[in-house]
């Protein structure tokens, strides 16, 4: 140098073009002598970066950076 798959919340992960969800984690609260487990609740993120299509875009389409993993 060519191919490919991918970037969404603090961490894994969803989300087949129509105002983005869950699990763990952190807060706070039940419960204990307390602590953990376990139960309840709240709170988080506009999607890597720019552009395009499109009424509408996480989704489709280009360049760009990034990680993987393959060929050379």
């Nucleotide at each position: 140098g060519g191919g490919c798959a991918g970037g969404u919340a603090g961490c894994u992960u969803a989300a087949a073009g129509g105002u983005g969800a869950a699990g763990c984690g952190c807060u706070c609260g039940a419960c204990u002598c307390a602590u953990a487990a376990u139960c309840g609740a709240a709170g988080g993120a506009g999607u890597a970066u720019u552009g395009g299509u499109u009424c509408a875009a996480g989704u489709c389409c280009a360049a760009u950076c990034c990680u993987g993993c393959c060929c050379a």
Description
Transfer RNA from a bacterium, 72 nucleotides, folded computationally. It matches the Rfam family "tRNA". Gene Ontology term of the family: triplet codon-amino acid adaptor activity. The coordinates come from a structure-prediction model, not an experiment, and the mean pLDDT is 82.